Predicted 3D model of a 109-nucleotide RNA (SAM-I/IV (S-adenosyl methionine) riboswitch aptamer) from a Fimbriimonadales bacterium.

[in-house]
This record gives sequence, structure tokens and C1' cells, in this order.
RNA sequence: UAAUUGCAUCAGGAGCGGCCCGCAAGGGUCCGGCAACCGGGCAGGAGACGCCACGGUGCCUACGGCGAGAGCCGGAUGUGCGGUCGAACGACCGAAUCAGAAAGUCUCC
Repeated sequence: UAAUUGCAUCAGGAGCGGCCCGCAAGGGUCCGGCAACCGGGCAGGAGACGCCACGGUGCCUACGGCGAGAGCCGGAUGUGCGGUCGAACGACCGAAUCAGAAAGUCUCC
């Protein structure tokens, strides 16, 4: 990088925003916002739940079709990010609020 596949969600929420490219469809970028999937953080340590919203995504005008229904089919998003060496396997390295963000409850040690 490509292909295949597993798992989770598709309820609700949030600018009909500015600029640029384009005949159009649409694409890019900036600011703002929603959300909490992955990383980070909140206790001396571990786990569960909860919380924060710093790193990475995603989204901000509607998931669609079939079915009486249960559901089924398809689709969308996530499954941390960046860098060095390297054909690759792999090895090594870096950042994660500026701050008084959250600095919690239960169980065990």
C1' cells in the first nucleotide's frame, strides 16, 4: 500500500458558515460546533463504572431497501497518531490540556 475478515454503533446531537477550484456533480481548506470509537488524563497500584476533551478519526440539511412483525440485505463510521532505519519482517523514537480541565464511586492489593 492492497485484499479479505471479526467486533461495536447507526438513537440523539451539532454552521443552509467563510474562502478557493470546478460547466455541473462535487472536491479542498479555515474557523466554529456535536460526539466520545481508539490513544491520553482524573487515586499509591489493578479492575469496573463514571468523568475530562489534550492526540487521532468521524459527523454538523436525510442511512437506504424488503418484511404484518421478528428480523434480513446493502451502506456508512471506528477499531489511535507521527517519525527514523529498512525491500519486507521487524527494531527504535516522539507528542498528548499552558493552567487550579476531570482530580470521582465501588471492589481487591
NCBI's taxonomy places the organism under Bacteria, Bacillati, Armatimonadota, Fimbriimonadia, Fimbriimonadales. Its Rfam family is "SAM-I/IV (S-adenosyl methionine) riboswitch aptamer". Gene Ontology terms of the family: S-adenosylmethionine metabolic process and regulation of gene expression. For this family Rfam cites "Structural basis for diversity in the SAM clan of riboswitches" (Trausch et al., PNAS, 2014).